[in-house]
């Protein structure tokens, strides 16, 4: 330099154009003599960045930054 994959909650990841989710973690409550476990409930997101298409973009297109792999 070229090609491919990825960037979404604190972490690991879903999410084929129509309100952003799960598991774990965190706070609260129930249960217990108490702890753990279990159950219920809640908070937490500029969807890497900037543009474009669209009535509407996490999703499609372009550019760009970062990470991983391959080729040379």
């Nucleotide at each position: 330099g070229c090609c491919g994959g990825g960037g979404u909650a604190g972490c690991u990841c879903a999410g084929c154009g129509g309100u952003a989710g799960a598991g774990c973690g965190c706070g609260g409550c129930u249960u217990u003599c108490g702890u753990a476990a279990a159950g219920c409930u809640g908070a937490g997101g500029u969807c890497g960045u900037g543009g474009g298409u669209u009535c509407g973009a996490u999703u499609c297109c372009c550019a760009u930054c970062c990470c991983c792999g391959g080729c040379u």
Predicted 3D model of a 72-nucleotide RNA (transfer RNA) from a Planctomycetota bacterium. It matches the Rfam family "tRNA". Rfam classes the family as a transfer RNA. The coordinates come from a structure-prediction model, not an experiment, and the mean pLDDT is 84.